[in-house]
Notes:
This is a predicted structure of a 72-nucleotide RNA (transfer RNA) from Zancudomyces culisetae. The prediction has a mean pLDDT of 81.
This record gives sequence, C1' cells and structure tokens, in this order.
RNA sequence: GGGGAAUUAGCUCAGUGGUAGAGCGCUCGCUUUGCAUGCGAGAGGCCGCGUGUUCGAUCCUCGCAUUCUCAA
Repeated sequence: GGGGAAUUAGCUCAGUGGUAGAGCGCUCGCUUUGCAUGCGAGAGGCCGCGUGUUCGAUCCUCGCAUUCUCAA
C1' cells in the first nucleotide's frame, strides 16, 4: 500500500429512515442498629469527525480518523 470489520451512557452491548434503550456501575429515598440484598426514583449520550441524499439520518452515500483483522 490492498481486502474485511468495528466506533452509540463510566463499562459491555442492542437498535435501525420519524425527537435512543438494556444490563452492570453512579446518586437519592424506603427497608436495617449498620452493611449487603430487595423495592422505588433520578442523573448521565445531539450515536467518532465532516459531507451528500431526504420533508426528516444513529441508520443510506462519499471522504477522513482510531482500533481490530486477512493475505502478501
């Protein structure tokens, strides 16, 4: 240099053209003498960056970046 894949919450991952979710973690409350468990509530993400298509893009197009991988 060429082919393929991934990039979404602090972590691990769903989602898929119509104003984004789960588990764990974090905060608060109830329960306890206290901790843990359990229950309830909440905070936290304009979906890697840019561009195009579209009434509308996390999703489709193109480019770039980072990571992983294949052959040589």